[in-house]
Context: one part of a larger RNA
Molecule: small-subunit ribosomal RNA, 5' domain
Organism: Phycisphaeraceae bacterium
Formats: sequence, structure tokens, C1' cells
RNA sequence: GAUUGAACGCUGGCGGCAUGGCUAAAACAUGCAAGUCGCACGAACCAGCAAUGGUGAGUGGCGAAAGGGUCAGUAAUACGAUCGAACGUACCCCGAGGUGGAGGAUAGGCAUGGGAAACUGUGCGUAAUACUCCAUGUGAUCUACGGAGGAAAGCCGCAAGGCGCCUUGGGAGCGGCGAUCGUCCUAUCAGGUAGUUGGUGAGGUAAUGGCUCACCAAGCCGAAGACGGGUAGCAGGUGUGAGAGCACGACCUGCGACAUCGGGACUGAGACACUGCCCGGACUCCUACGGGAGGCUGCAGUAACGAAUCUUCCGCAAUGGGCGAAAGCCUGACGGAGCAAUGCCGCGUGCGGGAUGAAGCGGCUUCGCCGUGUAAACCGCUGUCAGGAAGCAGAAACACUGAUCGCUUCCAGAGGAAGGGGCGACUAACUCUGUGCCAGCAGUCGCGGUAAUACAGAGGCCCCGAGCGUUAAUC
Repeated sequence: GAUUGAACGCUGGCGGCAUGGCUAAAACAUGCAAGUCGCACGAACCAGCAAUGGUGAGUGGCGAAAGGGUCAGUAAUACGAUCGAACGUACCCCGAGGUGGAGGAUAGGCAUGGGAAACUGUGCGUAAUACUCCAUGUGAUCUACGGAGGAAAGCCGCAAGGCGCCUUGGGAGCGGCGAUCGUCCUAUCAGGUAGUUGGUGAGGUAAUGGCUCACCAAGCCGAAGACGGGUAGCAGGUGUGAGAGCACGACCUGCGACAUCGGGACUGAGACACUGCCCGGACUCCUACGGGAGGCUGCAGUAACGAAUCUUCCGCAAUGGGCGAAAGCCUGACGGAGCAAUGCCGCGUGCGGGAUGAAGCGGCUUCGCCGUGUAAACCGCUGUCAGGAAGCAGAAACACUGAUCGCUUCCAGAGGAAGGGGCGACUAACUCUGUGCCAGCAGUCGCGGUAAUACAGAGGCCCCGAGCGUUAAUC
């Protein structure tokens, strides 16, 4: 000098765009953050004379594995770059074929119980795109090449047809797996390793593989640092620097990991699943003491910690996501507004004239001069910002649709808007008074012991300016 997710002190007018719990991955009151489909299904209730329409609990389907948060763990099951072969894929796109027959349940319901509650039992009975069986089966799969084996569901529509369902080939995108190279400090860590290293066979998986197991062999890694300890999410990038480098990884994007702590599987195309399930631990809450409930590292918010970090706001109008044939519903994603000079950028706090060079304050060569100073008063002008009123073609596409923002015109009137630090040298800017090695200053050198340009006050001046200084940190 540059920079910061900054904090603190003094001060503070407006706007735009960003940013805002770095500490306790400690604990959380309250509300919201994932639903949707009646064109899959039966019943119930409501409206209606009916046709029919509507409302939801339940069964069923799709989604809830995304989006959102955080960085605890992780030094390599991670990330970055470059390659690879033994794989999977719901929804989407292209192609081929099929969609025949039969059956038994069950939730909801009705009846009746248990329990403080959470919840739950028994009996009767009902539907499906829920479930089961038979048939067919090009092809998929297995095969000793003879064969074996295995599927489906309907709904809407007057119809045409549409949406589906089953099997299968391909694609796109996405994902799982492997290899090489790179990726902090420490030798006051030198040896480490028994599923350890390899083989054969088997199991398991979507798939390769000691991934697991039986048997066999005795290997494998290591001073080019194994093993251990410490620290740490990684990258695109960011800061600085002429560069090389050094330091960092907030916001945004990609990847990974985690969801009170530890473990486990279920469902599913996909999870070993943040707002699913089970078990154990800690903690909190309810209880009729028998037993139950919970998980903000989602958005707000509370309390705690801390030098320190915001509203329990508005809207689905836009963009995107889920479901739906659609209308639409949901969406603390997102779009906005609010708070904070936290940062960057822009604008303003007036402009022109005006000397009785007033008073005050300060100084001096002291009874007259000089500075503040065209500064003020006064005269004329303008209308940015802020304030008030009215209107609209924009953000809106495709009919409707704007939370919020924007645009245009007019009104009034200099009014509402300047401070902070410094002035010995480095370093731009000087005098007076007070103090007297005291009180104090200080980044370094150093000032202060009676004329202190260095302390304190005043006047003047210098620098920057809605900021200015200090502290911390990096180069």
C1' cells in the first nucleotide's frame, strides 16, 4: 500500500447492488418448511325430484432419495486431472410384440370391547390400476442345446380416440465400480500387517473384487517415509504480488460427508433415508405410575456462548419442482420487502453576486494592524435527494393473473442533510495558554525536570469525507 463474512470508538442524509452466527455439529417454546390424484377403488356425509355435482377419512398410485441446511467426521471408501470394464437406471425419447380367463382376502364401514393417553382387540361384511392362480408368450433369462422357465389393469369418452398396463431392443441423462498422477505438518512416530498378500473353489452383489467363507501358499507395505500422532471437507476459485510465490476456501457453482450419539435393516428404480421404521445411550416433556412422546446442522424466532452477525414479514405474480387428463393444489425452493454505513458504487447537504472586510474568538512588530473571511447578513436563481398529489403503455408470456418494483407529470420550497483523524521526524499541516520527568503521549525514534510546534485546552491549518480512526488478520 492492497484486502476482510470483521469488531470497537466518534459521527451519520438518500439510493442501487451485494453481504450478514466465523464462537456451542451445545439446547430449543411456537408457527410454517411435501404433498397430490375422485379420470384407480368401495363406502359415508352434503346439495339436488333426478341426472349429477361436491367434501374428506381409508385402500391404491406417483412423489417424499429432489429441493433446503451444515462442515462434525474424513489425509483417502474424499477431491482434482486423465483413463478403464465387469454394471444398474423410476419418470423421458425411438422401435417390436402383447393386454385372455378365474379366485380369495382386507382397510375403510357396521356391531361391541380395552386404555388416562398414545393407541389397540374381537365379530360380521365390502371394492380396486391392492393381492393370488391358470392360459399365451416373439423376444429376455437359464441350459448338459434335448429343453426348462416366466407377464399384464384398467380408466375417460356417444364415438373416433386418449391416458394407462405387461414383456423386450436401443437412446439420452444420471448413478455404482476400478486404475494412474497430484493433494498439509511431524522421525522427540521405524518398522507395520493374519483376511494380512496371493491362488483355487463357493457364497454374495446390479456388477468386479478377501466383499465374505473353506482350503492352500507365505506373502504384502516401508527412509521416494509405511505404521502412528496432529491438523483439515476438496475443487472451480479468492486475497496479495511485476511475476514466481505465499496465504485462504465466507457468499455462488461442482463433488463428498453428516442429520441428538451409536448400530441395524425394511420399503423402493434409487436410501441403509434431515422433518420414515426398529434397537440401545444421553437429554427434554406428558402420565391416572400401568405406560407414552420428541429431535430447527430447513425458514423465522428463543436462550446460551461470544468482540460479533437480521424479521416469529409478504407472495406463489415470475423462475423452477411434485402430483394431476385438466382446472388446480402444495412449495420458508424461489421472487420480494424489513433490519445493519458490513462492503462496493452513485448522488446530495446548494449555485451566482455580495466589504459597513461587523461582532466574537485568536495572534502580534500592541492602542493600531493581521487571521478566521465572501464567510455571514442581504439580493437573485435552481429544484437533485427527502416530502405531497395524480396517472400508466413496463417486470406479463397464452386468456386471466403483480407480493413487490418500475415509469411519467404536477405541487411546495434552500428549506430536512458533516463529521472524523491529524499537525516533532518518518508524514501533508503552527501558534498561544496551562502543566512542570507531574499529569500524560507513543507505530518507531522518542517527548514532558518553567518559554513543550510531541502532554491538555483554544485559535488556525492539513488529510479524507457519510464516513473517519483504532484493533485483529493475510500478502